[in-house]
């Protein structure tokens, strides 16, 4: 230095052009003498940064970063 993969809430982890699932934790209610379970609810609008095609980008171009494996 080349080549490939990867970055999505606190945590893990789906989406491969049309308003980001799910679990966990976390917050509020309910039930309970208390907790714990269990049940209703809530929580990403900056999808690793920046450009750029498109009516519309987490998703496709380009470039930067940080990480892994391979090669020299």
């Nucleotide at each position: 230095u080349g080549g490939g993969g990867g970055u999505u809430g606190g945590c893990c982890a789906a989406g491969u052009g049309g308003u980001a699932a799910g679990g966990c934790a976390c917050c509020g209610g309910g039930u309970u003498u208390u907790g714990g379970u269990c049940c209703c609810g809530g929580c990403a609008u900056u999808c690793a940064g920046g450009g750029g095609u498109u009516c519309g980008a987490a998703u496709c171009c380009c470039u930067u970063a940080c990480c892994c494996c391979c090669a020299g």
A computed fold for a 72-nucleotide RNA from a Candidatus Saccharimonadota bacterium, annotated as transfer RNA. Rfam family: tRNA. The family's RNA type in Rfam is transfer RNA. Gene Ontology term of the family: triplet codon-amino acid adaptor activity. The sequence was found in a public genome assembly. The source organism's lineage runs through Bacteria, Bacteria candidate phyla and Candidatus Saccharimonadota.